[in-house]
The RNA shown here (Bacterial RNase P class A) has 381 nucleotides and comes from Ferruginibacter sp.
Its mean pLDDT, the model's own confidence on a scale to 100, is 76.
The sequence is in RNAcentral, with records from ENA.
Rfam family: Bacterial RNase P class A. It is annotated as a ribozyme.

């Protein structure tokens, strides 16, 4: 001057007029005073408040999460730190930035092609030893230092030792199991001793551990009006029919009777009448309240790396329901163009994404300007 990243703001006053709500006066029309759409109001994804299910237990399925600390109403998200990987520079060091960061010795799967073989290894090779047309070849053993394929192939490096090789042996290294000792609240470093050396994948099934009701404001509750205290079916009526905080089981709560007639221990049957499934019809579609003062907004002190919290003061900022919150003029503020030596003048423009419907705190996604921060790139005076 550009690139990315993260964090702020994108309008303020006033008149006149218009719309919708509060609230005060008024009998009543109607005056007066106040306020009115975002950073995302979006998606409807995550986590709550709130409302209803009478009261409420196990266990199995399902789901969701998984280093430590801290925070918050919060299982959501922040903050901070560990530990692994990846860049970058000034590579001793500093710094950016990611993580779906519990198990691979509980079992089961999967690692395409190539290779001899992808987890019970022997293709090429080296060695011993026998044979043979002898500088070579056959055929049997032993080997896993070298080469070869691969994203990977039995820890590395050096030395000794071996027919020749190999952790077969020593020394120093890495990884990894346990332990003690420092250091930290803890994940966790740091020495020392120790074990092991045939992988990797669990954003494959699956183990372990912890923890989760469900619908959702068209929830819910309350009031007028109206209509069919109608019919019909099926179980049932304490020997229990159906109901109940998500789906299956246990357990457990609620839950509706009387006459009559047969028979004569116990049962059977009939009527009415009650419970509850479920069907088919009928009435209604209006008001109110949930409805906005809140896990609430500013400002300062305090504590704390920080996220965040405690205290004081001082504040009220939409509530409609087929859906208002607007429309003009001036002035400032910001942005652009153009004169100008700087000051300043003149003109234009309110900008992209985009409009509240219970509320909040995230998270994701859309997007133009203008300002700071931080990283990095280039190039000039």
């Nucleotide at each position: 001057u550009c690139u990315a990243u993260c964090a702020g703001c994108c309008g303020g006053c006033u008149a006149u007029c218009g719309u919708u709500c509060c609230g005060a006066u008024g009998u009543a029309a109607a005056u007066c005073g106040g306020a009115a759409a975002g950073g995302a109001a979006a998606g409807u994804c995550c986590g709550g408040a709130c409302a209803g299910c009478a009261a409420a237990g196990g266990g199995c399925a399902a789901c969701a999460c998984a280093c430590c600390g801290g925070u918050u109403a919060a299982u959501c998200g922040c903050c901070g730190g560990c530990u692994u990987c990846c860049g970058a520079u000034u590579u001793u060091a500093u710094u950016g930035g990611a993580a779906a960061g519990a198990g691979a010795c509980a079992g089961u799967g999967c690692c395409a092609c190539a290779g001899a073989a992808a987890a019970u290894a022997a293709c090429u090779g080296u060695c011993c030893c026998g044979c043979c047309u002898u500088c070579g070849g056959c055929a049997g053993g032993a080997u896993g230092a070298g080469g070869g394929u691969g994203a990977a192939a039995a820890u590395g490096u050096g030395a000794g030792g071996u027919a020749a090789g190999a952790g077969c042996u020593c020394a120093c290294g890495g990884u990894u199991u346990u332990g003690a000792u420092u250091g930290g609240u803890a994940a966790c470093a740091a020495u020392c001793a120790u074990u092991a050396c045939g992988g990797g994948u669990a954003a494959a099934c699956c183990u372990u551990g912890u923890g989760u009701g469900c619908u959702g404001u068209a929830a819910u509750g309350c009031c007028a009006c109206g209509u069919a205290u109608a019919u019909c079916a099926g179980c049932g009526u304490u020997u229990g029919a159906g109901g109940g905080c998500g789906g299956c089981u246990c357990g457990u709560c609620c839950a509706a009777u009387u006459u009559c007639g047969g028979u004569u221990u116990a049962c059977c049957g009939a009527a009415a009448a009650c419970g509850u499934u479920g069907a088919a019809g009928g009435g209604u579609a209006g008001g109110c309240a949930g409805c906005a003062a809140g896990a609430u907004u500013g400002u300062g002190u305090u504590a704390g790396u920080a996220a965040u919290a405690a205290c004081a003061c001082a504040g009220c900022u939409a509530g409609a329901u087929a859906a208002a919150u607007g429309a003009u003029g001036g002035c400032c503020g910001u942005c652009c163009c153009g004169a100008u030596u700087u000051a300043u003048c003149g003109g234009g423009a309110u900008a992209a994404c985009a409009g509240a419907a219970u509320c909040c705190g995230g998270c994701u996604u859309a997007u133009g300007g203008c300002u700071g921060a931080u990283a990095g790139a280039a190039u000039u005076u």